[in-house]
Context: one part of a larger RNA
Molecule: large-subunit ribosomal RNA, domain IV
Organism: Candidatus Tiddalikarchaeum anstoanum
RNA sequence: ACUAGUUCAGGGAAAUCGGCAAAAUAGCCCCGUAACUUCGGAAGAAGGGGUCUCAGCGCUCGUGACUUUUAUAGUAUGCGAGUGCUGGGUGCAAUUACAAGGGGAUUCGGACUGUUUAAUUAAAACACAGCAGGCUGCAAAGGAGAAAUCCUUAGUAUAGCCGGCGACACCUGUCCACUGCAAGUAUCCGAAAACCUAUUCCAAUGGGUAUAAGGACUUGUAAACGACGGAGGUAACUAUGACCUUCUUAUGGUAGCGCAAUGCCUUGCCAUUUAAUUGAUGGCUUUGCCAAUGGUGUAACUCGAAUCCUGCUGUCCCGAACUUGUCGC
Repeated sequence: ACUAGUUCAGGGAAAUCGGCAAAAUAGCCCCGUAACUUCGGAAGAAGGGGUCUCAGCGCUCGUGACUUUUAUAGUAUGCGAGUGCUGGGUGCAAUUACAAGGGGAUUCGGACUGUUUAAUUAAAACACAGCAGGCUGCAAAGGAGAAAUCCUUAGUAUAGCCGGCGACACCUGUCCACUGCAAGUAUCCGAAAACCUAUUCCAAUGGGUAUAAGGACUUGUAAACGACGGAGGUAACUAUGACCUUCUUAUGGUAGCGCAAUGCCUUGCCAUUUAAUUGAUGGCUUUGCCAAUGGUGUAACUCGAAUCCUGCUGUCCCGAACUUGUCGC
């Protein structure tokens, strides 16, 4: 010096991206226990007290000589087990070692238990119950294979397959113009073969007729892919614009939420928190998000993200001493 430990006056997070690490809490018994809530929980909430030993006095249970009304019951005394009250004793300390939760408040995400990058990521990612949609009548749809054949399935729509959302609660607005999918179709476009025909014959070739799928065309469909603007004017202070007009492409962002895990400007503005806050929480919000590409809430849960309070401490002020092992002198 490193390594692994032990202890520390006074202060107590001032250290640091951040209480990382350490300390603290701890078992059992008794008392007591809030908001919120899906009434199950939250909860070991929080917060208090006890815990060793001796004596006395109870209570409960078992056993039981004995008593009597003789088969049930009772009981002085006894023995054993458990449990309580009162008083005394010892130590700094009585779960004395080992073992053994720190607690509380608010917000965000994901409902939950579960799964994952074997060897840098455990999560807000995946899954999930549940929700709605599409295909499929069985020699099914879907999948593997060159085929035979096989899986689904020795199943049959309360089933199988496919993709989406993701408990629960309240809800899920407008648009079918584009693209996709489905259905229809008087007429039009639409290939080869076939038929008719021209080139003196054959052939090649040309022209025509007819026509499938498909397209044009007409409908439907957004919990299909997706989309949800701009301009001008307007109320007797000003400002704003309930209201009116207009253009493009089908409609013109509804409910709810909002500086958010989404807001560039931005350390937005106001309030609370602090001595001081680019933080946190609550509110505002005209250009931000936005409704199963789900929207907004939500008890419980979480080695998830952020902030604060309390306890606690060598994280720090600011270092010091001791011990283990290794190395150096």